Predicted 3D model of a 93-nucleotide RNA (Glycine riboswitch aptamer) from a Bacillota bacterium. Its mean pLDDT, the model's own confidence on a scale to 100, is 77. It was read from a public genome assembly, where an Rfam model found it.

RNA sequence: AGGACGGACCUCUGGAGAGACUUGGUUGACCAAGCGCCGAAGGAGCAAGCCUUAACAGGUUAAUCUCUCAGGCAAAAGGACAGAGUUUAGGAC
Numbered sequence: 001a002g003g004a005c006g007g008a009c010c011u012c013u014g015g016a017g018a019g020a021c022u023u024g025g026u027u028g029a030c031c032a033a034g035c036g037c038c039g040a041a042g043g044a045g046c047a048a049g050c051c052u053u054a055a056c057a058g059g060u061u062a063a064u065c066u067c068u069c070a071g072g073c074a075a076a077a078g079g080a081c082a083g084a085g086u087u088u089a090g091g092a093c
Stems, first nucleotide, its partner, number of pairs: 002093001005090001006088003010085005019035001021034005036073003042069001043067003049060003
């Protein structure tokens, strides 16, 4: 110097699901109430394993799983995740 890999709430592209529900405010978006749904922002919960105990109990620990608190159910916005780019405390070689 290059540099696989890794990181950075970064940029661009793609990106699902479920009532444009009912009533009122006000024609729509929106707000309130009501019933019905969705899981892929976020959040919460748990297995094996490991630690510990004579044992029971306990601790630690995941998700696209489960729960739907939040969020969402025309469009818009958001969106886990994937690809490319930029950048970089690191970084095998």